[in-house]
RNA sequence: AAUAUAUUGCUGCAAACUUAUUAAAAGAUAAGGACGCAAAGCCAUGGGUCUAAGGGAAGAUAUCCUAUGAUUGCCAGGUUGCCGAU
Numbered sequence: 001a002a003u004a005u006a007u008u009g010c011u012g013c014a015a016a017c018u019u020a021u022u023a024a025a026a027g028a029u030a031a032g033g034a035c036g037c038a039a040a041g042c043c044a045u046g047g048g049u050c051u052a053a054g055g056g057a058a059g060a061u062a063u064c065c066u067a068u069g070a071u072u073g074c075c076a077g078g079u080u081g082c083c084g085a086u
Stems, first nucleotide, its partner, number of pairs: 004086002012037002017032006035073001041079003045076003048071003054066004
C1' cells in the first nucleotide's frame, strides 16, 4: 500500500409524527423530532413497490390499463470513502 473479516462511534445521517412550501398524485424541500443506519455517501442500470396528470379501453361520469412521475431507508448491480484492531 492492497484485499478480506470482525468490531467501535470521536463523528455523520435521520423513520414515524408536527408545521410551512411545493406537486394532479405518489412524493419532494426546510425546520423541529429520533425509529433506526458503518456506506441510511453517490448513480433510477435490472427487478420490485407507489402514484395515474396526460393518453387509452369502457360507456355513463362508475371502473380498468398505461410512467414519460416517484422510491437507493425494498433488493441486486456500479462507483467513491472514515477511525482503530487482526
Record summary:
This is a predicted structure of an 86-nucleotide RNA (c-di-GMP-I riboswitch aptamer) from Pelosinus propionicus DSM 13327. Taxonomically the source falls in Pelosinus propionicus (Bacteria, Bacillati, Bacillota, Sporomusaceae).